[in-house]
The prediction has a mean pLDDT of 82.
Transfer RNA from a Nevskiaceae bacterium, 72 nucleotides, folded computationally.
Lineage of the source: Bacteria > Pseudomonadati > Gammaproteobacteria > Nevskiales > Nevskiaceae.
It was read from a public genome assembly.

RNA sequence: GCCCCUGUAGUUGAACGGAUACAACAGCCCCCUCCUAAGGGGCAGGUCUGGGUUCAAUUCCCGGCGGGGGCG
Numbered sequence: 001g002c003c004c005c006u007g008u009a010g011u012u013g014a015a016c017g018g019a020u021a022c023a024a025c026a027g028c029c030c031c032c033u034c035c036u037a038a039g040g041g042g043c044a045g046g047u048c049u050g051g052g053u054u055c056a057a058u059u060c061c062c063g064g065c066g067g068g069g070g071c072g
Base pairs, nucleotide, nucleotide: 001071002070003069004068005067006066007065010025011024012023013022018055027043028042029041030040031039048064049063050062051061052060
């Protein structure tokens, strides 16, 4: 330099054109308990970035940026 894969809560993963973006763990609050752990209920928290297509984009297309791999 070229090619391929990839980017979603703090973390690991779903959602793959349409509803308020879902869950687990972690965090915070409450219940339970003599206390702790476990268990139960609740809250907060996210689509890398800029364009394009579309009535509608997390999803499709292009550029940029980041990560992983291959070739030279």